[in-house]
RNA sequence: CUUUGAAAAUGGCAAACCAUCCGAAAGGGUGGGGCGCAAAGUCACAGAUCUGACGGCCGCGAGGCACAAGAUGGCUGGGUUACCAAA
Repeated sequence: CUUUGAAAAUGGCAAACCAUCCGAAAGGGUGGGGCGCAAAGUCACAGAUCUGACGGCCGCGAGGCACAAGAUGGCUGGGUUACCAAA
């Protein structure tokens, strides 16, 4: 440096759920919790998925329709950085 993650070490992260706060929602922050994770570190770049506020259109109205600039990195790919060990 490359590949790999069987065993091991130092450790790390934290699903569901609960409390609380933020948000229109999806979802997120903090604390508890621990299903899992070898990049479950990081970047919304490509795809995918979720929501549908504002504004728009339709409607007498109730309401409906499409829409991302919102969200998911613990959906896939890609970029980038990194611990330990083995070959």